The RNA shown here (transfer RNA) has 73 nucleotides and comes from a Candidatus Aenigmatarchaeota archaeon. The prediction has a mean pLDDT of 82. The organism belongs to Candidatus Aenigmatarchaeota, within Archaea.

RNA sequence: GCGCCGGUAGUAUAACCUGGUAGUACAUUAGCCUUCCAAGCUAACCGUCCGGGUUCAAAUCCCGGCCGGCGCA
Numbered sequence: 001g002c003g004c005c006g007g008u009a010g011u012a013u014a015a016c017c018u019g020g021u022a023g024u025a026c027a028u029u030a031g032c033c034u035u036c037c038a039a040g041c042u043a044a045c046c047g048u049c050c051g052g053g054u055u056c057a058a059a060u061c062c063c064g065g066c067c068g069g070c071g072c073a
Stems, first nucleotide, its partner, number of pairs: 001072007010026004020056001028044005049065005
């Protein structure tokens, strides 16, 4: 330098191909329960790497960039 794959909440991961309310688990906080703690139950909190384009509508499609991994040179 070229190619491929990936980037979503504090952590992990799904949704992407086939555009239509971003889900789940753990963590955190609050409440219930318990003599207390743990466990369990309920609720809250928190997210699409950045910029642009297409579209009524973009995490998703297109272009560029950044970061990480693998391969080739």